[in-house]
Molecule: Lysine riboswitch aptamer
RNA sequence: CGGUUUGAUAGAGGUGCGGAUCCCAUGCGUACCCCGGGGCAAGGCCAGGCAGCCGUCCCGUGGGGAGAGGGGGCUUCGCCGAAGAAGGGUUCGCUUGCCUGAGCGCGUUCUUCUGGUUCGUGGGACAACAUCCCCCGAACUGUCACGAACUUCGUGGAGCGCUGUCGACCCC
Numbered sequence: 001c002g003g004u005u006u007g008a009u010a011g012a013g014g015u016g017c018g019g020a021u022c023c024c025a026u027g028c029g030u031a032c033c034c035c036g037g038g039g040c041a042a043g044g045c046c047a048g049g050c051a052g053c054c055g056u057c058c059c060g061u062g063g064g065g066a067g068a069g070g071g072g073g074c075u076u077c078g079c080c081g082a083a084g085a086a087g088g089g090u091u092c093g094c095u096u097g098c099c100u101g102a103g104c105g106c107g108u109u110c111u112u113c114u115g116g117u118u119c120g121u122g123g124g125a126c127a128a129c130a131u132c133c134c135c136c137g138a139a140c141u142g143u144c145a146c147g148a149a150c151u152u153c154g155u156g157g158a159g160c161g162c163u164g165u166c167g168a169c170c171c172c
Base pairs, nucleotide, nucleotide: 002170003169005168006167007166008165009164010163011162014080016079017078018077019076020075022073023072024071032064033063034062035060036059037058038057039056040055043054044053045052046101047100048099049098050097051096083114084113085112086111087110088109089108090107092105093104094103095102115141116140117139118138119137120136122134123133124132125131143157144156145155146154147153148152
């Protein structure tokens, strides 16, 4: 010098990823409360049991009247498996108290998958045509390998990747 090995450190991909405060619209004249009228009573409170409470359904040109989640914008913070998704386990919380279940939510953990962005068919969530998520497809883009007609193109792989620097080891 080189190396298909190993460790540390620093970086790149761009409408890049995620968090937070504040503001705005939506949610919505909805939920809910009051008033009036009319039903149910073996009624109602997620299911069952034991208790406990008194409700529950419908109507109205009646009177009041939200919030959360999700979304957009400015600012700011942390970052480049950033982050996201699926399935399983689990602490805690909620559904009147207890028990057994069921469901929902934040966190946490294990496994698997996804390089990134955009658009689209279908499906799911949601009040929603906003937005998000999933399978599939297409385009663009970054990276490495191989090939070629080589400042470009083609094929393929995946972030446990790629590039730079420093060190250890191997080789000369």